[in-house]
Context: one part of a larger RNA
């Protein structure tokens, strides 16, 4: 000089950052991913209309009854900035959280893919015909304690499958010109054969299918770089290679039959340990060293192990499946669970905060949009944890008061310091007014905050180590190798500037010291 610090003693503000480094340890409870009725039936709700049922006041009677139709209750229409289950689309592969694993093409740089995908987005081009069966929703019956089903009947669609039709596209076959960077690539035309499509509408637009092209994301391979240990020297059978088949989006022992029998290693193989990796951080004059918190990039992982599926994309943190451990639940048959997401809660510890407030702002999903969701964010709370920055008063003020240490008893030190006098108001308090952040009608969580005025009283507001050298900064008294101090040399055993106390100096200051750690 630095720290995600922790500890002791003290502690006024504000402003910006930071905060579980240890149990990748268990986990009460709320939230944290849903949107779309401009894809669909159906159902409920509210308004309007209403067939029909109803039969009330009330008028008349010849007292039997007659007219009259008002409440109610309704099939079935209409309409809707309405509602939530369900079918069906998007999105739930982001975004947040961790560092267990990984010594490895993970990461870091620096190429390659003539060996590859890419939803949403932007541009070109072609196109959208005509038909069919289901199926949840819903009723019924029904098994179970539940959690979940099962059977039967009915219905839609931008769900699902067939036919049409192919400008261009796979594929297969044979061929021709041009070119590379080895396998080879482009582009021409034939001939066979295959595979598409959806509507909604507020009638403005929105969607759909195919082909190219971009654009953005990944994906795979190379060179070169990446800790310790030889008290770890021999390591490997899908191993290493070749022809071949299967898989993949694509290359490939990636996977399998077959054949050789090879391939790493003393330029450290294999095996042990340790370790998330980078940009950057801390030191340092650099070269180096040492670290990977915040905040950007990359990888890995989601109780533990292992699988698929679905999809442009995952082998998917809040998605299935199946095995283990553990918590619940139970009618003992059989079900639920998964905070390393934002708070919290036990526990571990030397130690780390609130079960807040909003979607106004920035971004991200979904929708034509209104919007609706967002514990990302964007604010506040709490902690001197860190960096600034501000304040605890300014001027006069010698009778050098008092007190208080000390002393040769004269004085000397605290000390212009106090008091007194005159002024001032930053910070805190009080009251009044009051933002920007909304570009873009309306809409500010922060916040009645920031910030201005105005009045008011010096009052509310300084500690902590140290004074033997190093190293700024000395005296007295207690003690008497005891109590006790020390970072290193040491200090105490009766005159201790080294223990303790006091008085007085000296650093720094809302901190100041100690501990630990690395330069």
């Nucleotide at each position: 000089g630095a720290u995600g610090a922790a500890c002791g003693c003290u502690g006024g503000c504000g402003g910006c950052g930071u905060g579980c480094u240890u149990a990748a340890c268990a986990c009460a409870u709320g939230c944290a991913a849903g949107u779309c009725g401009a894809a669909c039936g159906a159902a409920g709700c509210a308004u309007a209309g209403g067939a029909g049922u109803g039969g009330a006041a009330u008028u008349u009677u010849u007292c039997g009854g007659a007219a009259g139709g008002a409440a109610a209750c309704a099939a079935c229409u209409a309409u809707g900035a309405c509602u939530g289950a369900g079918u069906g689309g998007c999105g739930g592969a982001c975004g947040g959280g961790u560092g267990a694993g990984u010594a490895a093409c993970g990461c870091g740089u620096g190429g390659g893919u003539a060996a590859c995908c890419u939803g949403c987005c932007u541009c070109a081009u072609a196109c959208a015909g005509g038909g069919g069966g289901a199926u949840a929703a819903c009723a019924g019956u029904u098994a179970g304690a539940a959690a979940u089903g099962a059977c039967u009947g009915c219905u839609a669609a931008u769900a699902c499958c067939g036919c049409a039709u192919a400008a261009g596209c796979g594929c297969a076959c044979a061929a021709a010109a041009c070119c590379g960077c080895a396998u080879g690539g482009u582009u021409u035309g034939g001939u066979g054969u295959g595979a598409a499509a959806a509507a909604c509408u507020g009638a403005g637009g929105u969607g759909g299918u195919a082909u190219g092209a971009g654009a953005u994301g990944g994906a795979c391979c190379c060179g070169c770089g990446u800790c310790u240990g030889a008290u770890u020297a021999g390591c490997u059978a899908g191993u290493u290679g070749g022809a071949g088949a299967g898989g993949u989006a694509a290359c490939g022992g990636c996977u399998c039959a077959c054949c050789a029998a090879g391939g790493c290693a003393a330029c450290g193989a294999u095996c042990a340990g340790u370790a998330g990796c980078c940009g950057a951080c801390c030191u340092g004059a650099g070269a180096g060293g040492g670290u990977g918190a915040c905040c950007g990039g990359c990888c890995a992982c989601a109780u533990u192990g292992g699988g698929a599926c679905u999809g442009a994309g995952a082998c998917a943190c809040g998605g299935c499946c199946c095995a283990a451990a553990c918590u619940c639940c139970u009618a003992c048959g059989g079900g639920a669970g998964g905070c390393a997401g934002c708070a919290g809660u036990g526990g571990g510890g030397a130690a780390u905060a609130u079960u807040g407030c909003a979607c106004a702002a920035u971004g991200g999903g979904g929708g034509a949009a209104a919007c609706c969701c967002u514990g990302a964010u964007g604010c506040a709370g709490c902690a001197a944890c860190g960096c600034c920055g501000c304040g605890u008063g300014a001027g006069u003020g010698a009778a050098g008061a008092a007190g208080u240490a000390u002393u040769u008893c004269g004085g000397u030190a605290u000390g212009u310091a106090a008091a007194g006098c005159u002024c001032u108001a930053u910070c805190a308090g009080c009251a009044g007014g009051g933002a920007a952040g909304a570009a873009g009608a309306g809409a500010g969580a922060c916040g009645g905050u920031a910030c201005c005025u105005g009045a008011c009283u010096a009052a509310g507001a300084a500690g902590c180590c140290c004074c033997g050298g190093c190293u700024a900064a000395c005296u007295a008294c207690g003690u008497g190798c005891c109590a006790g101090c020390a970072g290193c040399c040491g200090c105490g055993g009766u005159a201790a500037u080294a223990c303790g106390u006091a008085g007085g100096g000296g650093g720094c200051a809302a901190g100041c010291g100690u501990u630990a750690u690395a330069c």
Predicted 3D model of a 519-nucleotide part of an RNA (small-subunit ribosomal RNA, 5' domain) from an uncultured bacterium.